The RNA shown here (FMN riboswitch aptamer (RFN element)) has 145 nucleotides and comes from Salinibacillus kushneri.

[in-house]
């Protein structure tokens, strides 16, 4: 240190401004906002140092995660039926010009995406399930080659 296993904490952001309309943060202009893991040509610190460590670094690239469907170990319960671990299964979006050896992450320009259930009127941003779950993240303890 490498495996398991168990605790304990942590674990999602956003319509300013104006149109139209009895009525909209839902439409229409604008405006904001980017969950976790890898990659990795990104900046940056330390160091004598082209090495080495360490922070940092993609919404659209690989995979996960919420919401739905499906099946369920198993738990409650006389029943009817509740609630369910775990397993599939569904699940958006990029082009371009530069540099350069080399770009799906850099730069620079234009683009797109974005569960569900409300609603006086169509929601990524509002209310709601949600003081819910969660990828994972730090920490402990146990184990042990």
């Nucleotide at each position: 240190a490498a495996u398991u296993u168990c605790c304990u904490u942590c674990g999602g952001g956003g319509u300013c401004g104006g149109g139209u309309g009895c009525a909209a943060u839902u439409c229409c202009c604008u405006a904001c906002c980017g969950a976790c893991g890898g990659u990795g040509a990104u900046g940056g610190a330390g160091u004598c140092g082209u090495g080495c460590u360490c922070c940092u670094c993609a919404g659209u690239c690989c995979g996960u995660g919420a919401c739905c469907c499906g099946u369920g170990a198993g738990a409650c319960g006389a029943g009817a039926g509740u609630c369910a671990a775990g397993c599939g299964g569904u699940g958006g979006a990029c082009c371009u010009g530069g540099u350069g050896a080399a770009a799906a992450u850099c730069c620079g320009g234009g683009a797109c995406c974005g569960a569900c259930a409300g609603u006086g009127a169509a929601a990524g941003u509002c209310u709601g399930g949600a003081u819910g779950g969660g990828a994972g993240a730090a920490g402990g303890a146990a184990u042990g080659u």